Transfer RNA from Menidia menidia, 72 nucleotides, folded computationally. Model confidence (mean pLDDT): 81 of 100. Rfam family: tRNA. It is annotated as a transfer RNA. Its family is annotated with triplet codon-amino acid adaptor activity in the Gene Ontology.
RNA sequence: GGUUCCAUGGUGUAACGGUCAUCACACUGGACUUUGAAUCCAGCAAUCUGAGUUCAAAUCUCAGUGGAACCA
Numbered sequence: 001g002g003u004u005c006c007a008u009g010g011u012g013u014a015a016c017g018g019u020c021a022u023c024a025c026a027c028u029g030g031a032c033u034u035u036g037a038a039u040c041c042a043g044c045a046a047u048c049u050g051a052g053u054u055c056a057a058a059u060c061u062c063a064g065u066g067g068a069a070c071c072a
Stems, first nucleotide, its partner, number of pairs: 001071007010025003018055001027043005048064005
C1' cells in the first nucleotide's frame, strides 16, 4: 500500500428496513433471613462519527475514526 471483517448499556450478546432496541451477568433499591449466601420483585443504563436513500435506518449506500485477519 491492497482486500475482507468488526464496532449496540459497565461487560457479553440478540434484533426481516416497521414493538417503547432483546436477554444474561454486573450495579442500585426492596422483600425474605437473627446475619450472610441463595432466591424473588422492581429500577438504572446502549446503537463509533458525519452525510445520503426511504413514509420509516442499529440494519441499506458513501466518507471518516478505531480495532482485527490475510496478501504484498